[in-house]
Context: one part of a larger RNA
RNA sequence: UUGGGCGUAAAGGGCUCGUAGGCGGCUUGUCGCGUCUGCUGUGAAAAUGCGGGGCUUAACUCCGUACGUGCAGUGGGUACGGGCAGGCUAGAGUGCGGUAGGGGUGACUGGAAUUCCUGGUGUAGCGGUGGAAUGCGCAGAUAUCAGGAGGAACACCGAUGGCGAAGGCAGGUCACUGGGCUGUUACUGACGCUGAGGAGCGAAAGCGUGGGGAGCGAACAGGAUUAGAUACCCUGGUAGUCCAUGCUGUAAACGUUGGGAACUAGGUGCGGGGUUCUUUCCACGGAUUCUGCGCCGGAGCUAACGCAUUAAGUUCCCCGCCUGGGGAGUACGGCCGCAAGGCUAAAACUC
Numbered sequence: 001u002u003g004g005g006c007g008u009a010a011a012g013g014g015c016u017c018g019u020a021g022g023c024g025g026c027u028u029g030u031c032g033c034g035u036c037u038g039c040u041g042u043g044a045a046a047a048u049g050c051g052g053g054g055c056u057u058a059a060c061u062c063c064g065u066a067c068g069u070g071c072a073g074u075g076g077g078u079a080c081g082g083g084c085a086g087g088c089u090a091g092a093g094u095g096c097g098g099u100a101g102g103g104g105u106g107a108c109u110g111g112a113a114u115u116c117c118u119g120g121u122g123u124a125g126c127g128g129u130g131g132a133a134u135g136c137g138c139a140g141a142u143a144u145c146a147g148g149a150g151g152a153a154c155a156c157c158g159a160u161g162g163c164g165a166a167g168g169c170a171g172g173u174c175a176c177u178g179g180g181c182u183g184u185u186a187c188u189g190a191c192g193c194u195g196a197g198g199a200g201c202g203a204a205a206g207c208g209u210g211g212g213g214a215g216c217g218a219a220c221a222g223g224a225u226u227a228g229a230u231a232c233c234c235u236g237g238u239a240g241u242c243c244a245u246g247c248u249g250u251a252a253a254c255g256u257u258g259g260g261a262a263c264u265a266g267g268u269g270c271g272g273g274g275u276u277c278u279u280u281c282c283a284c285g286g287a288u289u290c291u292g293c294g295c296c297g298g299a300g301c302u303a304a305c306g307c308a309u310u311a312a313g314u315u316c317c318c319c320g321c322c323u324g325g326g327g328a329g330u331a332c333g334g335c336c337g338c339a340a341g342g343c344u345a346a347a348a349c350u351c
Base pairs, nucleotide, nucleotide: 003323004322005321006320007305008304012319014201015200016199017198021194022193023192025088026087027086028085029084030083031082033081034080036076037075038074039073040072041071042070048066049065050064051063052062053061054060091191092188093187094186095184096183097182098181099180103177104176105175106174107173108172109171110154115149116148117147118146119145120144121143125136126135162169163168206247207246208245209244210243211242215241216240220236221235222234223233258318259317260316261315262314263313266296267295268294269293270292271291272290273289274288275287276286277285300307301306324351325350326349333344334343335342336341
């Protein structure tokens, strides 16, 4: 490289937007670039294939012919791809009417609980464990009542549930704001899909600056356990956890399953819309349709496990990635970062 692959064996980029590029709905006309075909020229000789000749044969050699799959010119064809011009509405988008939601940002606010402070009651223990001890307590603790301070997280509802591209999102109210779904078919008329580079977002931990600090708690100290115990258990406890702002850019960033389109048996549950039936109306319920989230299961697929209209089935388009284990996601170089480190990424050697 041709291939073969990527749920679990090596392999889907953490996610989205988007440049180049690749690919692209129905239809009419036109051009004839790709594409198809005829002819002409060229495609050196030698070699090679075929037919013959010459050395006694063969190798060798000579003659003729073919081949040389290509390129250029020229005549023709126009289904398909393409260019140009026009039309269409099934893709895509917009308008209008509804609708569910922990989607995002900011401000304000609530109660329970822990801790601390003050005061009252009250007296000798409390706490903790497998059992203890360190620790706290007659300077009055623990317990209990009242008042106050402060920070963080939001019980029940709560779910097999909802929203978001992913990370993620949960007390309440208000303001601003993104997306989805559904009905209508009014408008635009292919405006689409994917996406190398690139840009933005991106849990936790960590870093800079300034705040904050109740609880928890790396490090650290002490008490236990133990042969030892740099641990598990206990008592304390600093960073951190929280806020603002800037950086970092990684995760088992997982559905370990890239995105888009079409097609291919069913059954059942939940969420959000629409239509309709029943009922005097509401409510409940039934049928049907669109959409999302689960479970089961047939064909088919799979090494098996399993997947199975939310595919890992059957096909098409585009991107990313893999190519025996170790060495190694390391060295060197480059780019990024305040640092920690990140991204890119080998080889020797060895089995």
Background:
This is a predicted structure of a 351-nucleotide part of an RNA (small-subunit ribosomal RNA, central domain) from an uncultured bacterium. The prediction has a mean pLDDT of 87.